[in-house]
Context: one part of a larger RNA
RNA sequence: GGCAUCUGGUGGAUGCCUUGGCGACAGGAGGCGAUGAAGGACGUGGUACGCUGCGAUAAGCCGCGGGGAGCUGCGAACAAGCUUUGAUCCGCGGAUUUCCGAAUGGGGAAACCUGGCCCUUUUGGGUCAUCCCGCACUGAAUUCAUAGGUGCAGGAGGCUAACCCGGCGAACUGAAACAUCUCAGUAGCCGGAGGAAAGGAAAUCAACCGAGACUCCGCGAGUAGUGGCGAGCGAAAGCGGACCAGCCCAGUGCUUCUCCGAAGGUAACCGGAAGCGGUUGGAAAACCGCGCCAGAGAGGGUGAUAGCCCCGUACGGGUAAGAAUAGGAGAAGCCUCGAGUAGGGCGGGGCACGUGAAACCCUGUCCGAACAUGGGGGGACCACCCUCCAAGGCUAAGUACUCCCUGUCGACCGAUAGCGCACCAGUACCGUGAGGGAAAGGUGAAAAGAACCCCGAUUAGGGGAGUGAAACAGAACCUGAAACCGGAUGCCU
Numbered sequence: 001g002g003c004a005u006c007u008g009g010u011g012g013a014u015g016c017c018u019u020g021g022c023g024a025c026a027g028g029a030g031g032c033g034a035u036g037a038a039g040g041a042c043g044u045g046g047u048a049c050g051c052u053g054c055g056a057u058a059a060g061c062c063g064c065g066g067g068g069a070g071c072u073g074c075g076a077a078c079a080a081g082c083u084u085u086g087a088u089c090c091g092c093g094g095a096u097u098u099c100c101g102a103a104u105g106g107g108g109a110a111a112c113c114u115g116g117c118c119c120u121u122u123u124g125g126g127u128c129a130u131c132c133c134g135c136a137c138u139g140a141a142u143u144c145a146u147a148g149g150u151g152c153a154g155g156a157g158g159c160u161a162a163c164c165c166g167g168c169g170a171a172c173u174g175a176a177a178c179a180u181c182u183c184a185g186u187a188g189c190c191g192g193a194g195g196a197a198a199g200g201a202a203a204u205c206a207a208c209c210g211a212g213a214c215u216c217c218g219c220g221a222g223u224a225g226u227g228g229c230g231a232g233c234g235a236a237a238g239c240g241g242a243c244c245a246g247c248c249c250a251g252u253g254c255u256u257c258u259c260c261g262a263a264g265g266u267a268a269c270c271g272g273a274a275g276c277g278g279u280u281g282g283a284a285a286a287c288c289g290c291g292c293c294a295g296a297g298a299g300g301g302u303g304a305u306a307g308c309c310c311c312g313u314a315c316g317g318g319u320a321a322g323a324a325u326a327g328g329a330g331a332a333g334c335c336u337c338g339a340g341u342a343g344g345g346c347g348g349g350g351c352a353c354g355u356g357a358a359a360c361c362c363u364g365u366c367c368g369a370a371c372a373u374g375g376g377g378g379g380a381c382c383a384c385c386c387u388c389c390a391a392g393g394c395u396a397a398g399u400a401c402u403c404c405c406u407g408u409c410g411a412c413c414g415a416u417a418g419c420g421c422a423c424c425a426g427u428a429c430c431g432u433g434a435g436g437g438a439a440a441g442g443u444g445a446a447a448a449g450a451a452c453c454c455c456g457a458u459u460a461g462g463g464g465a466g467u468g469a470a471a472c473a474g475a476a477c478c479u480g481a482a483a484c485c486g487g488a489u490g491c492c493u
Base pairs, nucleotide, nucleotide: 001492002491003490004489005488006487007486008485009484015478016442017441020413021412022410023409024408025407026406027405028404029402030401031159032158039100040099041098042055043054044053046078047077049075050074051073061094062093063092064091065090066089070082071081072080105114106113107112115128116127117126118125119124130156131155132154134152135151136150137149138148163194164192165191166190167189168188174181178228204211205210215242216241217240218239219238225233226232246394247393248392249338253334254333255332256331257330258329259328260327269317270316271315275290276289277288278287279286291308292307293297299311300310301309343367344366345365346364347363348362349361350360353379374389375388376387377386378385429436430435449477452464453463454462455461
């Protein structure tokens, strides 16, 4: 030095576990905000660093309800207190709620600086942004008037996951290059709204038979078409389903708002059956024996595996207040059938339809009707025929979505998995910034977390002692693989 066996160190795989995730279903909710939101800053405790809660009334104040013996949140303790005159805790309602933030008196490098006016004894309280609508007063050039001004009242503003409507609107890409085309009216940006939105009661389809608003799904159908007839794009009628609802423009109306207001449901919470003995063991829920309950043998916990120990479960009970709905009452708004419209020319856009034979819809521009004895449509156009009545408006349900709440479930994950985060994570850290973005779970049934002694530096670490079923469970703590590094023994060199 090698090999083998044994025994350690290191390391943290594996097994087991789960407080956390993921997905689905059902129900709820679908908004919050100038009565100052979302989100923050700073404070706030006897000691107080972080988290949580709260706001100078600051881990809290008041009322009502529940509850019934402990409590002063967590990491984490000590001190000092509270509580059957009912605390802590839970539910509902209320009060307080610094500063920043739409942020709104003005300013500003957010959480700071600095004013006016009114009230006030005071450190104090209130008010003062902008825009829109309405009303009143006032009021130029300019007589009337209008613009403008002043005041009052009401509203808006900002945030928010997806879903919805509208405006603007790409490129990579595909076409095996590329320009029409495609990607795609997608992404993105902007505006607006609701719990849904949009659409909606035929100037619709159909085909000489008829249907009868709209929306959504299946078929029709990758059909008819469209297309450098390339790549591709791609209907409708009709049929089957879901749902079903029709109305108004001076009225027995519609819509919206306000008020009254059930039944039932909704909170905390309450009642809620039934087991003992022996054996093993550290511990019984295990095993053995003999019982019991079950409208309850879902699930969880308890020193191993418990229907009958605990929490629960089935089944019942519970309502002050608030909200919603059926129903009832009241108020407001809506003034007559639709002309610069239909239609046409030019230029575009939308329709599955790329200008095409291109109807139909929208309109930037220029023209411009008829008036039910009329007008639109039936895919150029004309006739016949059929059908409908534009240029005003409203309208549930069926449909879409899930930031969020409740319940239930899973041939979903089990710490390199499952959300990025099971853990003080959008943290540490990186970046000028937009932004990127981790690692990190497990002693034990119970801290019983090792008094005391020894070595050592009043360490670290270790050896005894003690606890414990176990300490090779000792906090660098369950199990503890491999790589890697030692020690002992044997053999070989």